[in-house]
The RNA shown here (Bacterial RNase P class A) has 389 nucleotides and comes from a Gemmatimonadaceae bacterium. The model forms 91% of the base pairs in the Rfam consensus. A source record names the gene rnpB. Its Rfam family is "Bacterial RNase P class A". It is annotated as a ribozyme.
């Protein structure tokens, strides 16, 4: 230098011109606007609303039982199904080793719903002879019974024959059929028997743990499937800034209280009719006290950011010193242009010109995670191939 991987980070710089939103700050008035200045004004995902928490209110003696999620192991953390390390297993590549197939490696990744299938239920489609207290199609066997035939005086012996029968090695089904190679054994086979591996049981030894090693015993336990249902652990009260708190109009309802008088006829006295002096109800007036529209608040200063030190493999975590970064209500943070950046592609007089492209995106009580989407770059780290020294 090129390339692939994996990790962390950036995601345009300065100006200029008209705008938007907010806070102070001054005029101005028609008193709740307007005009001017200062300052501030999106993200690494503000997104999806998957998970987890602060915060508020509501419910809650305490256990339980229903229900939902979570599942190797330790640790971090407010918590968490998220990070970290670590174990196991599945796989890629490299590399030892071997003919080979395979083994092995304190090599380097990548994936794993990674608790239990002797507590109990269920379900395994198609093919299969069988899919589970396992079976015999095809095959293999003449050792035993048995027919048949020869032989023999007979006991009997020999040949044949797969009927009874004994077998599970090869074949064949399937995603899965009672371990696997190898020797030996056998009528034929078979863990039958032996060696090596797998599997199990108990010990010791190392780790906190999940497991690992080590040597012994036991020839072998009986499919699979819990992302069936179900056991065991664990954890979980609901709702969510439209949470909740202050303040408070009209109008129409509620509740006290106080009031006596209304209507007609008449010019007036008067008369008539209906009420009150008993309840109650309707007007009228006063106060209260609930809600609703509006305002204020919750509001952003925090499990914050940055930078030293220190602990810790590391996720973190402590101490110090500094820093203030939108608060907002259906909702401002835009649009144009100038140099300058950054990349692709193309021409050529080999360092200039031209053309295109410069993503995804948009806070809304507030935090830690996961997902996704994203032009273009920077930094390290490992692997490989190229050059130089």
């Nucleotide at each position: 230098g090129u390339u692939g991987c994996c990790a962390a980070c950036c995601g345009g710089g300065c100006g200029g011109u008209c705008g938007c939103g907010a806070c102070u700050c001054g005029c101005g008035c028609u008193c709740g606007c307007g005009c001017g200045a200062u300052u501030c004004g999106a993200g690494g995902a503000a997104a999806g609303u998957c998970c987890g928490g602060g915060c508020u209110c509501c419910a809650u003696u305490g256990g339980g039982c229903a229900c939902g999620c979570u599942g190797c192991c330790a640790g971090g953390u407010a918590a968490c199904g998220c990070c970290u390390g670590g174990g196991c297993g599945u796989u890629g590549c490299c590399g030892g080793u071997u003919c080979a197939c395979g083994c092995c490696g304190c090599g380097c990744g990548a994936c794993g719903a990674c608790g239990g299938a002797c507590a109990g239920u269920g379900c395994c489609a198609c093919a299969g002879a069988a899919a589970a207290c396992a079976c015999a199609c095809c095959g293999c066997c003449a050792a035993c019974g048995g027919c048949u035939c020869g032989c023999u005086c007979g006991c009997g012996c020999g040949a044949g024959u797969g009927c009874g029968g004994g077998c599970a090695a090869g074949g064949g089904u399937g995603a899965a059929a009672a371990g696997g190679u190898g020797a030996g054994g056998u009528a034929a086979g078979a863990g039958c028997u032996c060696a090596c591996c797998g599997c199990g049981c108990a010990g010791c030894c190392g780790g906190c743990a999940a497991c690992g090693g080590c040597g012994g015993c036991g020839g072998c336990a009986g499919g699979g499937u819990a992302a069936a249902c179900c056991c065991c652990a664990g954890c979980g009260g609901g709702a969510g800034c439209a949470a909740g708190g202050c303040c408070a109009a009209a109008u129409a309802g509620g509740c006290a209280g106080c009031g006596a008088g209304a209507g007609g006829u008449g010019c007036c006295c008067a008369c008539c009719u209906c009420g009150a002096c008993c309840a109650a109800g309707a007007c009228g007036c006063u106060g209260c006290g609930g809600g609703u529209a509006g305002g204020c608040u919750g509001c952003u200063g925090g499990a914050g950011g940055g930078c030293g030190c220190g602990g810790g493999u590391g996720a973190c975590c402590g101490c110090g010193c500094u820093c203030c970064g939108a608060g907002a209500g259906g909702a401002a943070u835009g649009a144009c242009u100038g140099c300058c950046g950054g990349g692709a592609c193309g021409g050529c007089u080999c360092g200039c010109c031209g053309u295109c492209c410069u993503a995804c995106a948009g806070a809304a009580c507030c935090c830690g995670g996961c997902u996704u989407a994203c032009a273009g770059g920077u930094u390290g780290g490992c692997g490989a191939c190229c050059g130089a020294a």